This is a predicted structure of a 350-nucleotide part of an RNA (small-subunit ribosomal RNA, central domain) from an uncultured bacterium. The RNAcentral record of the full RNA draws on ENA, Greengenes and SILVA. It matches the Rfam family "Bacterial small subunit ribosomal RNA".

[in-house]
Context: one part of a larger RNA
RNA sequence: CUGGGCGUAAAGCGCGUGUAGGCGGGUCCGCAAGUCAGAUGUGAAAUCCCCGGGCUCAACUCGGGAACUGCAUCUGAAACUGCGAGCCUUGAGUACCGGAGAGGGUGGCGGAAUUCCUGGUGUAGAGGUGAAAUUCGUAGAUAUCAGGAGGAACACCGGUGGCGAAGGCGGCCACCUGGACGGUAACUGACGCUGAGACGCGAAAGCGUGGGGAGCAAACAGGAUUAGAUACCCUGGUAGUCCACGCCGUAAACGAUGGGUGCUAGGUGUCUCGGGUAUUGACCCCUGAGGUGCCGUAGCUAACGCGUUAAGCACCCCGCCUGGGAAGUACGGUCGCAAGACUAAAACUC
Numbered sequence: 001c002u003g004g005g006c007g008u009a010a011a012g013c014g015c016g017u018g019u020a021g022g023c024g025g026g027u028c029c030g031c032a033a034g035u036c037a038g039a040u041g042u043g044a045a046a047u048c049c050c051c052g053g054g055c056u057c058a059a060c061u062c063g064g065g066a067a068c069u070g071c072a073u074c075u076g077a078a079a080c081u082g083c084g085a086g087c088c089u090u091g092a093g094u095a096c097c098g099g100a101g102a103g104g105g106u107g108g109c110g111g112a113a114u115u116c117c118u119g120g121u122g123u124a125g126a127g128g129u130g131a132a133a134u135u136c137g138u139a140g141a142u143a144u145c146a147g148g149a150g151g152a153a154c155a156c157c158g159g160u161g162g163c164g165a166a167g168g169c170g171g172c173c174a175c176c177u178g179g180a181c182g183g184u185a186a187c188u189g190a191c192g193c194u195g196a197g198a199c200g201c202g203a204a205a206g207c208g209u210g211g212g213g214a215g216c217a218a219a220c221a222g223g224a225u226u227a228g229a230u231a232c233c234c235u236g237g238u239a240g241u242c243c244a245c246g247c248c249g250u251a252a253a254c255g256a257u258g259g260g261u262g263c264u265a266g267g268u269g270u271c272u273c274g275g276g277u278a279u280u281g282a283c284c285c286c287u288g289a290g291g292u293g294c295c296g297u298a299g300c301u302a303a304c305g306c307g308u309u310a311a312g313c314a315c316c317c318c319g320c321c322u323g324g325g326a327a328g329u330a331c332g333g334u335c336g337c338a339a340g341a342c343u344a345a346a347a348c349u350c
Base pairs, nucleotide, nucleotide: 003322004321005320006319007304008303012318014201015200016199017198021194022193023192025088026087027086029084030083031082033081034080035077036076037075038074039073040072041071042070049065050064051063052062053061054060091191092188093187094186095184096183097182098181103177104176105175106174107173108172109171110154115149116148117147118146119145120144121143125136126135162169163168206247207246208245209244210243211242215241216240220236221235222234223233258317259316260315261314262313263312266295267294268293269292270291271290272289273288274287275286276285299306300305323350324349325348332343333342334341335340
């Protein structure tokens, strides 16, 4: 010396399911592959090291010794790893009871509002802006009342609130369905963790076919503004936004923080479930578990900050980084209807 790292400096795959592999709880017995000890054989010579000798010294060289950290065989040890057999229950799972939730899917229903249509009332303006104009209106608009059509989204409740692996999920009802949590401690008996590949899910935009189209609105047109105005503002307005099916597979897919387990002060909110106390009961108070916030000890950090929801202390597994630009590009390959996605350089240059 046997690398250091990944919240913000380069670096955590967008998320999950899981194959190979890696890693793996307590106890007892056995085996002896790893491991350890001893012995034997081998480990050419030279070189290196030690002692001594020869060239006047040294380099060089000669003799002797040690060493050659390795391999094989045999004998032995059995703590640890491994393998085989048995047992255990704390890890993991199952069962039963219980409540919470915008978790997912399908169907139906509802009211407010916008727009449009029909009719009534009514008359000269309305709309829009910083100010205007384009625009709409005497063929009766705007306003107002009644009726109708249609699409999309669900005010209040609503919350640093809840659920989900992530993306994400919000009117009401029914049906189908996933997960988590609390309680009991009955059952299984290590059945576990991670996860290269693989497979699945994956906002918005975009694409294909068919439908739908109220509002909004890229593109586009016009009016303004301006030196110009391919913008910001205004009047219009098509894709699209919506539905079904099929693609795409990206994002500041963010906590810019991979997953698992254990350990390490507290304080204070809040959500769900439980126990105790109290009570007619809900509260209050004490307390257990699981989530979600804030503050903070030790410790960590370049600082900012993190701090039992760790970025602290450790172990296991995966992914990734290795100066800036060229470049997430070219080429090749795979995927895609396309757009493009994934994989991914170099010359050259500082």